The RNA shown here (transfer RNA) has 74 nucleotides and comes from a Patescibacteria group bacterium.
Lineage of the source: Bacteria > Bacteria candidate phyla.
Rfam family: tRNA.
The sequence is in RNAcentral, with records from ENA.
RNA sequence: GCCCCGUUCGUCUAGCGGCCCAGGACAUCUGGUUUUCAGCCAGAGAAUCGUCGGUUCGAAUCCGACACGGGGUA
Numbered sequence: 001g002c003c004c005c006g007u008u009c010g011u012c013u014a015g016c017g018g019c020c021c022a023g024g025a026c027a028u029c030u031g032g033u034u035u036u037c038a039g040c041c042a043g044a045g046a047a048u049c050g051u052c053g054g055u056u057c058g059a060a061u062c063c064g065a066c067a068c069g070g071g072g073u074a
Base pairs, nucleotide, nucleotide: 001073002072003071004070005069006068007067010026011025012024013023018057028044029043030042031041032040033039050066051065052064053063054062
């Protein structure tokens, strides 16, 4: 250089064009329970989905470029 794969809450992960102002687990915060802690129960906050552009009535989802990470090849 070329080819392939990946990038979504703090972390892990679901999502396969409209049911989604993106769901779940853990963590965090608040309240309850408990003498306290842990545990358990209830609730809350947190991702415009790597960036930019395109397709479409509609994009996390399809296409392109770029960035970053991984693999292959000489």